[in-house]
RNA sequence: GCCACUUUAGCUCAGUUGGUAGAGCAACUGACCUGUAAUCAGUAGGUCACCCGUUCGAAUCGAGUAAGUGGCU
Numbered sequence: 001g002c003c004a005c006u007u008u009a010g011c012u013c014a015g016u017u018g019g020u021a022g023a024g025c026a027a028c029u030g031a032c033c034u035g036u037a038a039u040c041a042g043u044a045g046g047u048c049a050c051c052c053g054u055u056c057g058a059a060u061c062g063a064g065u066a067a068g069u070g071g072c073u
Stems, first nucleotide, its partner, number of pairs: 001072007010025004019056001027043005049065002052062002
């Protein structure tokens, strides 16, 4: 220098043909318990890396930028 892939909640990851963003763990509250842990119930947490465009409508499609991973030279 070229090519491919990845970027979504604090962490690990879903989201399949564009139509109101989810799970597990973690956090918080409550129940249970003499207490802790475990268990059960609930709550909160994300302008989907950034930007522009297409569209009635974009996490999803297209251009560009950034970061990371791998391969080639």